Context: one part of a larger RNA
């Protein structure tokens, strides 16, 4: 000059979009940050509702409840979203490839959904325990689990494995044990096949520094036989062989998350890695595996270890690098906000729950970009300052006066869009004996908004509420006086200051930049 996640010192109106612990991956009170499903199940603690009894008249018992639900059984989902870079120099990212794989939910099509069984939590009974929570006993049911038949799969003639689950809505007809089965629609489950989507693995090239780091390696390098894995492979084992890397830098050391991109620059470069976006890796430190479609799992289990709390001293609890907030560290970096209204997500057939993801608000000039702090007129060149050669000159049309104007801020007032789905009603088709139901489409009312006293817009009244910083020797734009008198000071660099300092300090002018000026620090 040009930049920043910046800090500092003065100073400071608005509004818009952005940005905000760069240090201690130090340590954390507290509160939220991951539930939901009753249309899988057996219930029924507490609430609403109802019928009864009781009476003390508003309470208590007892029963039912297609209101609804704590706790439990079970299913989905807690492997995403959300943080942070501590490790890693390559099991990592980039960028081109490849074959030996899985893949929950979604999509298409194709089959099936048969017959039985045996438990077990809750509750209940008893006990232990300060509490965490642990032991018996006896009883229940499922879309929980376990044969069986059947499909199906491997092998070469026989073995071996080895699904399945139902639940809800409707009419009308027939059977009857009078509320079930047939029928039908929907949604589920089970097999196998495509696909989409995710994920795993290989191979190749690239990817700071130091040779004051020169030699490295025994599961090491390959090969058979076995194991294992979803899946290639020393991924593991047992025998054989002695291989593999490396000055085109092994090996070690030290430094670092990689990318896209950001900053600079004419460009080559060189710096960088903060929001956003892609991948990796981590979750108090270490290590280990269950469940699963996925984890070797941030708010899961288990072991060790620090540390912290509680403990009735037996023994138990706990993990903010999720949002907020504390303390500490540091120059230095925000509120223990609202809202689930949009948007995403998770669970439901839906209604709807949950959602510190996210969508506002709050705090900060930290940025960048818009506006505003008046407009015209005004010479007696007023008054004060300051200089003066004493004549003026200058601040200076500046002000004052006069005549407007109403942005922004204030007060008042109207008032969009973000809202469209769902829901409920009607029609049309479709399904289907069937005008039911139940899906699709298409109408129609009503009703949903954190933001919010929203944006706009209109009105009201008044120049009212709104300028500083730095700097003036020369590089560099912009000069005089007074004070000091190598004193005090200044300073980027050359350098100023020892009595006439444009260079130090105030003053007056004056230059630049403006809600911002400078100064540090950092990169080009």
């Nucleotide at each position: 000059g040009a930049u920043u996640g910046a800090a500092c010192g003065c100073u400071g109106g608005c509004g818009g979009c952005a940005g905000g612990c760069u240090u201690a991956a130090c340590a954390c009170a507290u509160g939220c940050a991951a539930g939901u499903c009753g249309a899988g199940c057996g219930a029924u603690g507490a609430c609403g509702g109802u019928a009864c009894u009781g009476c003390u008249u508003g309470c208590a018992g007892u029963a039912c409840u297609a209101g609804a639900u704590u706790a439990g059984c079970g299913g989905c989902g807690g492997a995403c979203g959300g943080g942070u870079g501590a490790g890693u120099a390559a099991u990592g990212c980039u960028u081109a490839g490849g074959a030996a794989u899985c893949u929950a939910c979604c999509u298409a099509a194709u089959a099936g959904u048969g017959g039985g069984g045996a438990a077990u939590a809750g509750c209940c009974c008893a006990g232990g325990g300060a509490a965490a929570c642990c032991u018996g006993g006896a009883a229940u049911a499922a879309u929980a689990c376990c044969g069986c038949a059947u499909a199906c799969g491997u092998c070469c003639u026989a073995c071996g494995g080895g699904a399945g689950a139902a639940a809800g809505g409707g009419g009308g007809c027939u059977a009857c044990u009078u509320g079930u089965a047939g029928c039908u629609c929907c949604u589920g489950c089970u097999a196998a096949u495509a696909g989409a989507u995710g994920a795993g693995c290989c191979u190749a090239a690239g990817u700071u520094a130091g040779a004051u780091u020169a030699g490295c390696u025994a599961g090491a390098u390959g090969g058979u036989g076995g194991g294992g894995u979803a899946a290639a492979a020393g991924c593991c084992u047992a025998c054989c062989a002695u291989g593999g890397c490396g000055a085109c830098g092994a090996u070690c050391u030290a430094u670092a998350g990689c990318u896209g991109g950001u900053c600079u620059g004419a460009g080559a470069g060189g710096a960088u890695g903060a929001u956003c976006a892609g991948c990796c890796a981590c979750a108090c430190c270490g290590g280990a595996a269950c469940u699963g479609a996925g984890a070797c799992a941030c708010g899961g289990u288990c072991c060790g270890g620090a540390c912290u709390c509680c403990u009735a001293c037996g023994g138990g609890a706990g993990g903010c690098a999720g949002c907020a907030g504390u303390g500490g560290g540091g120059a230095a970096u925000a509120u223990u906000g609202g809202a689930c209204a949009a948007u995403g997500g998770g669970g439901g057939a839906a209604a709807c729950c949950c959602u510190g993801a996210u969508c506002c608000a709050g705090c900060c000039a930290u940025g960048c970009c818009g506006c505003g702090u008046g407009u015209g007129u005004g010479a007696a060149g007023a008054a004060g300052g300051c200089c003066u050669u004493u004549u003026g000159g200058u601040u200076g049309u500046a002000a004052a006066g006069c005549a407007c104007u109403u942005u922004a801020a204030g007060c008042a007032g109207u008032g969009a869009g973000g809202a469209a789905g769902a829901c409920u009603c009607u029609a049309u088709g479709g399904u289907u004996a069937a005008u039911a139901c139940c899906c699709a489409u298409a109408g129609a009312c009503g009703a949903u908004g954190a933001c919010g006293u929203u944006a706009a817009c209109u009105g009201c009244a008044g120049a009212a509420u709104a300028a500083g910083c730095a700097c003036c020797g020369g590089c560099u734009a912009a000069c005089u006086c007074u004070g000091u008198g190598c004193c005090a000071g200044c300073a980027g660099c050359c350098g100023c200051g020892g009595u006439a300092a444009u260079a130090c300090a105030g003053a007056g002018g004056g230059u630049g930049c403006a809600a911002g000026c400078g100064u540090u620090a950092a990169u080009c």